A computed fold for a 272-nucleotide RNA from Candidatus Nanohalobium constans, annotated as Bacterial large signal recognition particle RNA. Its Rfam family is "Bacterial large signal recognition particle RNA". Rfam classes the family as a non-coding RNA gene. The RNAcentral record of the sequence draws on Rfam.
[in-house]
RNA sequence: AUGGGUAGGUUGGGCGGUUUGGGGUCGCCUCUUUCCGGAAAUCCUCGUUAUGCCGUGAGCCGUCAACCAUGGGGGCGGCGGUCUUGAAGGGGUCGCUGGUCUCUGGUCGUUGGUUGUUUGACGAUCCGUCCUUCGGGAUGGCGCAGGUUGUGAACCGGGUCAGGCCCUGACGGGAGCAGCUCUAAGCAGUCUGUGCCAUGUUCGAAGGGUGGCGGAUCCGAAACCACGCCGAGACUUCAGUCCUUUCAGGUCGUCCACCCCUGGGAACCCAC
Numbered sequence: 001a002u003g004g005g006u007a008g009g010u011u012g013g014g015c016g017g018u019u020u021g022g023g024g025u026c027g028c029c030u031c032u033u034u035c036c037g038g039a040a041a042u043c044c045u046c047g048u049u050a051u052g053c054c055g056u057g058a059g060c061c062g063u064c065a066a067c068c069a070u071g072g073g074g075g076c077g078g079c080g081g082u083c084u085u086g087a088a089g090g091g092g093u094c095g096c097u098g099g100u101c102u103c104u105g106g107u108c109g110u111u112g113g114u115u116g117u118u119u120g121a122c123g124a125u126c127c128g129u130c131c132u133u134c135g136g137g138a139u140g141g142c143g144c145a146g147g148u149u150g151u152g153a154a155c156c157g158g159g160u161c162a163g164g165c166c167c168u169g170a171c172g173g174g175a176g177c178a179g180c181u182c183u184a185a186g187c188a189g190u191c192u193g194u195g196c197c198a199u200g201u202u203c204g205a206a207g208g209g210u211g212g213c214g215g216a217u218c219c220g221a222a223a224c225c226a227c228g229c230c231g232a233g234a235c236u237u238c239a240g241u242c243c244u245u246u247c248a249g250g251u252c253g254u255c256c257a258c259c260c261c262u263g264g265g266a267a268c269c270c271a272c
Stems, first nucleotide, its partner, number of pairs: 002271005008061004012030005021046004035057001036055003067265002071261004077255007085248009097239002099235005105230002108228003112225004123218008131207007138199014157182004165174003
C1' cells in the first nucleotide's frame, strides 16, 4: 500500500412556534453523501452529559468530502428594538393650517356693475295702504214667504159643447166626447221681502306696529350688488392633526442554513 473484519460514526442543518427547559411531530428557510417501517398536540421523548423515541430493517464511511475540536470572511432566512420614512385601513378631534357655508360684521381694495345731483341718493317728518276688530252697503250662492208672467187636467175640474146618443107624436128637453176657453195642484221664469253662508268688493269707526310699498314736504350726494381682504361663527365630505392596525422600506442588535479560506487531533485484529 491492498483486501477482509471489529469498535465507532453517518444517512441533514437552521430559524420560528410550543415547552420550566432540550429535542421531535407543526410553519418557514437552506442544502443534496439527505435511506426504510411505526406512534406522537388536552401529544411523544428526555433532563443541562437534555440536540428525540421504537425496529433482530437497509446503505455508506471507518486516518476520511462523512469522526472530535478550532480561527477568519461572506451570507439566504427568522426573531427583537427603533424611525420627523412610505402605502392602505379603522377610530377620535376641529386646538393649529386649509376647505365648505353663514353674517343685520368692518367698509379696507377693485381700470367691476347698477341707480342717483332739478326725472333728486341717503336721511328726517307727515299721510295713505297692506293687518285685526265692530257696524253698514254691494255682489254671488242656498232656503223661506209673497206678487207676477207663462205653462198646466185623455176620463175621474168649470164653461161652451159641432157631430153623434137618449126621451118625446111634435115643440122641445137631457146627459155629454173631441175642439175651444178658464182655472187647481204642480212646473219654469221674473220681481220684492227675509234668514244663513261666502268674498281678489266697498264705506265708516276703533286698534296695531318692527316692517314692505306708494305719495307729499324738507335736506342736498350718495346708495346698492358682485368679487377680493380683514373679523366673528357653524360644519368636518376632503385635507390637517392625534391614537391605532396591517404591509413595505431604512437602521441597530441577535440567531443562523449554506459557501470560501486556514489548519490541529483521533483506534484494534487478521491475511498478503